The RNA shown here (small-subunit ribosomal RNA) has 1481 nucleotides and comes from an uncultured bacterium. The RNAcentral record of the sequence draws on ENA.

RNA sequence: AGAGUUUGAUCCUGGCUCAGGACGAACGCUGGCGGCGUGCUUAACACAUGCAAGUCGAACGAUGAAGUUCCUUCGGGAAUGGAUUAGUGGCGAACGGGUGAGGAACACGUGAGAAACCUGCCUUUCAUUUUGGGAUAACACCGGGAAACCGGUGCUAAUACUGAAUACUCCGUCUUGGCGGCAUCGCCGAGCCGGGAAAGAAUUUCGAUGAAAGAUGGUCUCGCGGCCUAUCAGCUAGUUGGUGAGGUAAUGGCUCACCAAGGCGACGACGGGUAGCCGGCCUGAGAGGGCGACCGGCCACACUGGGACUGAGACACGGCCCAGACUCCUACGGGAGGCAGCAGUGGGGAAUAUUGGGCAAUGGGCGCAAGCCUGACCCAGCGACGCCGCGUGAGGGAAGAAGGCCUUCGGGUUGUAAACCUCUUUCAGCAGGGAAGAAGCGAAAGUGACGGUACCUGAAGAAGAAGCACCGGCUAACUAUGUGCCAGCAGCCGCGGUAAUACAUAGGGUGCAAGCGUUGUCCGGAAUUAUUGGGCGUAAAGAGCUCGUAGGUCGUUUGCCGCGUCGAUUGUGAAAAUCUGAGGCUCAACCUCAGACCUGCAGUCGAUACGGGCAAACUAGAGUGUGGUAGGGGAGACUGGAAUUCCUGGUGUAGCGGUGGAAUGCGCAGAUAUCAGGAGGAACACCAAUGGCGAAGGCAGGUCUCUGGGCCAUAACUGACACUGAGGAGCGAAAGCGCGGGGAGCGAACAGGAUUAGAUACCCUGGUAGUCCGCGCCGUAAACGAUGAAUGCUAGGUGUUAGGGGUUUCGAUACCCUUGGUGCCGAAGUUAACACAUUAAGCAUUCCGCCUGGGGAGUACGGUCGCAAGAUUGAAACUCAAAGGAAUUGACGGGGACCCGCACAAGCAGUGGAGUAUGUGGUUUAAUUCGAAGCAACGCGAAGAACCUUACCAGGUCUUGACAUCCCGAUGACCGCUUCAGAGAUGGAGCUUCUCUUCGGAGCAUUGGAGACAGGUGGUGCAUGGUUGUCGUCAGCUCGUGUCGUGAGAUGUUGGGUUAAGUCCCGCAACGAGCGCAACCCUUGAUCUUAGUUGCCAGCACUUCGGGUGGGCCCUCUAAGAUGACUGCCGGUGACAAACCGGAGGAAGGUGGGGAUGACGUCAAAUCAUCAUGCCCCUUAUGACCUGGGCUACACACGUACUACAAUGGUCGGUACAACGGGCAGCGAAGGAGCGAUCUGGAGCGAAUCCUUAAAAGCCGAUCUCAGUUCGGAUUGCAGGCUGCAACUCGCCUGCAUGAAGUCGGAAUUGCUAGUAAUCGCGGAUCAGCAUGCCGCGGUGAAUACGUUCCCGGGUCUUGUGCACACCGCCCGUCACACCACGAGAGUUUACAACACCCGAAGCCGGUGGGGUAACCGCAAGGAGCCAGCCGUCGAAGGUGGGGUAGAUGAUUGGGGUGAAGUCGUAACAAGGUAGCCGUA
Repeated sequence: AGAGUUUGAUCCUGGCUCAGGACGAACGCUGGCGGCGUGCUUAACACAUGCAAGUCGAACGAUGAAGUUCCUUCGGGAAUGGAUUAGUGGCGAACGGGUGAGGAACACGUGAGAAACCUGCCUUUCAUUUUGGGAUAACACCGGGAAACCGGUGCUAAUACUGAAUACUCCGUCUUGGCGGCAUCGCCGAGCCGGGAAAGAAUUUCGAUGAAAGAUGGUCUCGCGGCCUAUCAGCUAGUUGGUGAGGUAAUGGCUCACCAAGGCGACGACGGGUAGCCGGCCUGAGAGGGCGACCGGCCACACUGGGACUGAGACACGGCCCAGACUCCUACGGGAGGCAGCAGUGGGGAAUAUUGGGCAAUGGGCGCAAGCCUGACCCAGCGACGCCGCGUGAGGGAAGAAGGCCUUCGGGUUGUAAACCUCUUUCAGCAGGGAAGAAGCGAAAGUGACGGUACCUGAAGAAGAAGCACCGGCUAACUAUGUGCCAGCAGCCGCGGUAAUACAUAGGGUGCAAGCGUUGUCCGGAAUUAUUGGGCGUAAAGAGCUCGUAGGUCGUUUGCCGCGUCGAUUGUGAAAAUCUGAGGCUCAACCUCAGACCUGCAGUCGAUACGGGCAAACUAGAGUGUGGUAGGGGAGACUGGAAUUCCUGGUGUAGCGGUGGAAUGCGCAGAUAUCAGGAGGAACACCAAUGGCGAAGGCAGGUCUCUGGGCCAUAACUGACACUGAGGAGCGAAAGCGCGGGGAGCGAACAGGAUUAGAUACCCUGGUAGUCCGCGCCGUAAACGAUGAAUGCUAGGUGUUAGGGGUUUCGAUACCCUUGGUGCCGAAGUUAACACAUUAAGCAUUCCGCCUGGGGAGUACGGUCGCAAGAUUGAAACUCAAAGGAAUUGACGGGGACCCGCACAAGCAGUGGAGUAUGUGGUUUAAUUCGAAGCAACGCGAAGAACCUUACCAGGUCUUGACAUCCCGAUGACCGCUUCAGAGAUGGAGCUUCUCUUCGGAGCAUUGGAGACAGGUGGUGCAUGGUUGUCGUCAGCUCGUGUCGUGAGAUGUUGGGUUAAGUCCCGCAACGAGCGCAACCCUUGAUCUUAGUUGCCAGCACUUCGGGUGGGCCCUCUAAGAUGACUGCCGGUGACAAACCGGAGGAAGGUGGGGAUGACGUCAAAUCAUCAUGCCCCUUAUGACCUGGGCUACACACGUACUACAAUGGUCGGUACAACGGGCAGCGAAGGAGCGAUCUGGAGCGAAUCCUUAAAAGCCGAUCUCAGUUCGGAUUGCAGGCUGCAACUCGCCUGCAUGAAGUCGGAAUUGCUAGUAAUCGCGGAUCAGCAUGCCGCGGUGAAUACGUUCCCGGGUCUUGUGCACACCGCCCGUCACACCACGAGAGUUUACAACACCCGAAGCCGGUGGGGUAACCGCAAGGAGCCAGCCGUCGAAGGUGGGGUAGAUGAUUGGGGUGAAGUCGUAACAAGGUAGCCGUA
């Protein structure tokens, strides 16, 4: 410090997620030791038991143990002694300890103030401690009660209570002097009068009282600071203030009486929610954010609520009274209790410890002290809960052991790891020694919980001590097996559907380590709330516009003040913590010391530039005046013509209207058309314009009246009067609403006609609200420049509009300068890019508004406004990992432009109808083996299924096998021949019988055996190689360097021409190159050369008349080579190009014709059944052999062909002309037989020689005469032929007989542009036989192409896109189903706070008299005072009532979200097929 994730890829915006640190933690697996810390975060839930606050005999009466002394009748008694103890009394119990419920408050923090206060014990100073009195507990006796406890009578003491005296710098009234202060006032005095003290015990010494100070502790007041919520906007009656009184330690409405009507609030009152606050802790670079365990300070509380008493201090955790809930005891009459002290128990919970030791230390209470008490505290125990430290060994050791795992079978890895050798002994365990902590107290002795602990020493022995998570990317670390969208994983992206580095296991590896992971929470990363440090044209985001209040901000100059600001200094900012430096535990954690820090607050002094305040001035901002000027700016009144419609009349006749085409509609009752007249309403053609005006909405015929604003010029006036603007006010299109008018045209709703699968639409014919006017509402729009207002600054160029000035011109004009508006282009700069660019989206300042992932949702609830519609403000649950912007490359478009192709058109012949053949589907079957599936499967694999083939089925058999290699044994052969059983495979019998040799043996073959293995047309073509199809023989596909762009990418390859072509030329930030195109190759077309046998025969000769022979090689032909064609030449067009058009010559002319040749890639295209091959599967079977069957089935459907339907023909007779090929297990001649298939025959030929070989259509002639025929030949019967072991299932051919459908084929659809289509025959492969199929060959031989509008396919450029699996795309809504959360809902229910009324405990305060009463007074009657009682105000809990807030729940209901394959349509994305979208009905 960043990373992953939106896309085909890119940049950006933006969310989600991860890596880090931390924790009072919990859970899972594991666990050796020690030190230091730490441990109920939940139920402020309930608590058994024990302990946690007592102490003082030197305050008092009483009690009176041990001991000592004396006496004794030995029972004991007396004295002394003072242990012990209940009570009176004193001090303490208000500290210490716990908890965080409440509380948003002077509770806390910080800083001030108290001239408005208190303070026991402690310290200092001054003074005093005189003299009386009456009671009462304990105790004794009596009584009540279950108990708790209580009552009566009678004694008694005090440092208990109390009278009097005296006292002072005490208190109070009055009088008065001095000094001071921030108001009230404060301080120091003086005087008269009045009031107020005391306590003793004891050896030093400790007390008591008054006063004044100090210290400590407390109380009160104030400034400032720190939570959320405005869907809480108004709150307040003791409320705010005054006067007086009361009360308090003290100020004060703290309380009361009277008076006044105030007080608080947008700088957030009041209300609601939440919360102890701080030092600090965690995190962070910091600013911040989160937290408030432990330790420390403050506050609050003590079962819940209320109250006071005592006291220096409490409204009191281990005190009291009352009320309530709960628990316990009870004799039922009454009583007792309060662990949020330490342990502990139950409960709750994911979860948190011992009913331990000790007062030795530190501290506290009491005491003169010893001492007692102390669950404060010090220690120990439990828990890896955290931090820190240590160990589980160290060195050597390669045959790189064994085992495991992997493997390409070679090896690799675990791995110096182990074994083995040499050492060491920390820690744990054992034995011995053994502290400091102790100061103090005490006369001394003595005194350590921890603890026989830390520590030291000794001996033994590697001995007792390693796990957890992870290994697809982020993120360090990889293989095997199992599983097969299952089981499972997952923080995000995502893995898993048979080869999973992602699941599980193993081996190996990586990381950390007595721990490691997971979960939760917080900060960080997140600049993702942005002060530091973000944004708002299109990503979320500028309010529709203006005016203006508060607020914020504000021009130039001078003076003063010193509030902000700055400097110095003082006080404070507790300690601890943090940081730095030292020191102490062996180190560290931890602890100690010193310094820094504590960024803050307050005081004092100083500075005055800047901001601020006050004062004075200025004119550049702003405003006013004066003179001009443009304008659909606004309001009102009047007025005009064109057009539509309607009415009246004329002319006139059959249609009009409307559409893609129609129909509804109108019209013979006279429409449409046309002419004239009239009525009425609405809107204003041309001018007219990226022209004008207005704040925006918006504004358009003309004239007049009223009126707002702008601009220009001028520089007379004012003198900062300015800008922005939360709330607020006004304006605000259309639609809509209310009332009243108006209504021509248009026209939601509605009706009808069409279209359509449907058509509640688009189209057509009608048509109501509305549109118009007046008045009043509504207040929203894609109210947009999607761009808030104001000011300043920052290159220009060019239009236009409204002014002004200058030069020029007689003038029109032209040019230049300048101000305001409105456009375009463009520099710098900005921007994610697009783009913006003096009219900023640039550079700055001021103010306002708004945004913080998508959906849910601008929805719900609540509030405000509205007549309503609705507007405004505006969430959450839940859900997703994206949603989005700009640009790029493709693909696509019922977008555009250009071009091509038998693509259409123009033609010819077909298919689709019939019969048959063949293939496929389907069905059937024991099996009908398998594959191929739009084009690009279907006469395809198959160039040929009777057996074989054959993979399928049935039955019969074999199991190292039908086939290969290795080992062992036996035999000498194996092979072959004969024969028997059997359907055959197979089994039995018989005959026959190896080679080489160095004689040791070796080789070979057969058979038998065991195991490695063979074998598989079993699966996966979606694991693969190879091969092939297709787009497509379409003209494209790329690269290097350079340049442009943040980048994906672009450029080149686009553009202008041209071509069959990315073919070529020109231009150009490109220059070159590669694969394709073309050419090179084969064939065909011309000529030449060479060569002539088996080919040929012009000329010569012979001839049986056949190139048969001699001969020849001229020609044909054959097969090798060469020439030829290149837009080369001419003319024209074109850009002086490329090229095109025409022509000449030529056998051939513009790639001459045909073939081979198939770029980058697409289709997970086809093939595991050609072959090869990974993995999986079978192994007496999914292998192998045999016989028979099947692949040939048959209601049907489709593809491809053949033959036809006839006269351009059929039949018969005669007759002519090919080419490519093939041939020895072959072709097979002549001749002969048969009607024929064929048979016989065997010449010749391994072939330019022989055979196949007859070519057929054609031509010549005859016949048939339009019909189911002399067309057509299916089907069937009989008889034959051939091949073959075999022709039944199931071959081909022949003859005779039979003679079906079919009379040119619906919708639809195919091929073909020239030697082509059509038509005719011939050959070959396969093959024993089998061809209408396939591959070739030649014969005859057309028609048509205007052209590119349309259909299909393709190419280039451009445009749009929400597509990228790429339109067979994407995607919307209803309905149906499941689940989830939410709203409404008759209501029901719970909690809380407040209000009104009732009741009114305890208690304080006040009142009261008729009760009681030791101290004091008393003239003895009584009084004062006190106590009890009663009454009153206040008053907790409780009750009643109507409302409020919040939660839970509720039949039903509403929308929302989510969910691999549901229904209906197709709204959006392309012109999405009616452009889309916004507001409204």